This is a predicted structure of a 476-nucleotide part of an RNA (small-subunit ribosomal RNA, 3' major domain) from Eubacterium sp. AB3007.
Context: one part of a larger RNA
RNA sequence: UGACGGGGACCCGCACAAGCAGCGGAGCAUGUGGUUUAAUUCGAAGCAACGCGAAGAACCUUACCAGGGCUUGACAUCCCUCUGAAAGACCGGGUAAUGCCGGUCCCCUCUUCGGAGCAGAGGAGACAGGUGGUGCAUGGUUGUCGUCAGCUCGUGUCGUGAGAUGUUGGGUUAAGUCCCGCAACGAGCGCAACCCUUGCCGUUAGUUGCCAUCAUUAAGUUGGGCACUCUAAUGGGACUGCCGGAGACAAUCCGGAGGAAGGCGGGGAUGACGUCAAAUCAUCAUGCCCCUUAUGUCCUGGGCGACACACGUGCUACAAUGGCCGUCACAGAGGGAGGCGACGGAGCGAUCCCGAGCGAACCCCCAAAGGCGGUCCCAGUUCGGACUGCAGGCUGAAACCCGCCUGCACGAAGCCGGAGUUGCUAGUAAUCGCGGAUCAGCAUGCCGCGGUGAAUGCGUUCCCGGGUCUUGUACA
Repeated sequence: UGACGGGGACCCGCACAAGCAGCGGAGCAUGUGGUUUAAUUCGAAGCAACGCGAAGAACCUUACCAGGGCUUGACAUCCCUCUGAAAGACCGGGUAAUGCCGGUCCCCUCUUCGGAGCAGAGGAGACAGGUGGUGCAUGGUUGUCGUCAGCUCGUGUCGUGAGAUGUUGGGUUAAGUCCCGCAACGAGCGCAACCCUUGCCGUUAGUUGCCAUCAUUAAGUUGGGCACUCUAAUGGGACUGCCGGAGACAAUCCGGAGGAAGGCGGGGAUGACGUCAAAUCAUCAUGCCCCUUAUGUCCUGGGCGACACACGUGCUACAAUGGCCGUCACAGAGGGAGGCGACGGAGCGAUCCCGAGCGAACCCCCAAAGGCGGUCCCAGUUCGGACUGCAGGCUGAAACCCGCCUGCACGAAGCCGGAGUUGCUAGUAAUCGCGGAUCAGCAUGCCGCGGUGAAUGCGUUCCCGGGUCUUGUACA
């Protein structure tokens, strides 16, 4: 100087408390451990691994296993020989599969005619190739403490020195934020602001958007209009600016006015010096080591989907604030051409037929919870839907291993969950549906969007994490 303390003082955070909804019990989905297996590829490991890499494992992917092929190789550069075809497309044969075999089509460009280029086949070797090892050799990227308020430097001063001072102190703040003081005076990286979005108003603009007045219609449908809504560009607006009080007359705090908004208005992006030899050699790059008829490469099939168990994360429930039936409403944000697909028709339905319109403020993509009416009457039920049988639909060469969906039948556990434990302070929790990426197909996951919309917060003694000062130390 740090680190640590079941030392002290002060202060923060959904840290506790106060509340609401959960998890832990059930069934299923998914990840992991374990076990099994020819293989169940690999990585991630307290917080900060476990719906994580994976924003799509039937083949492919695929890295694993079995079997069968290839050996200058699936891919790059160079040399020699041959060919002007080969490759490719199509047809046929053969194989579990692969130019393995045959046939048809196609029949390179330039030229000084020497050749050159291009492509393919064959050959030799230099080499290729490796998701093989080492994240404790590395770059890059990322997590975490933590959006915590800290981390430092120059000069000066103090100290023999390590170092200190500044950065401590009195107030104050979300903040090393600001004020005052002070052997310090300044400065940098952080904080804040500048950026995006949302909340109010103006200006510009008026189609594909909108409709107050006029006419018209089944309908903003059409004429008309651009007021309004909206769209999207540009401005304004909030600064403790004003008033009162408290305070050192300061910083600041409390209350008030005006205002759409008030003291950081809400949300996002933004992550200091560093810590964990944290994570990643399997995104990529890369040193060294290792393999070279195989640890490379191709194909078929299997596996990654196994199942006595154990754990994490979720979904659906256990019902009446509910289930079912009928009827009537109201979003936002996105996506769409090998696409979105209306209307009409068929089917109980998944879906199919037809195919209008739309490269989209134009066309397409049903909101649901909710309102109204009816029914059920507390029951393992008209709750719950696992499991199973049958019949179908869709994608795709192909749904046996191993996809999703529909109908009929079957109807399991489950009557609110032990010890313990998680999230959340407002348009939040809870609840309801909608969209998107990936994607042929496949979502209870992920990333977004809006609808309905609470309860509680006395307080900081205690648990957890953190900040500042101080104290002890046989630790570094």
The prediction has a mean pLDDT of 84.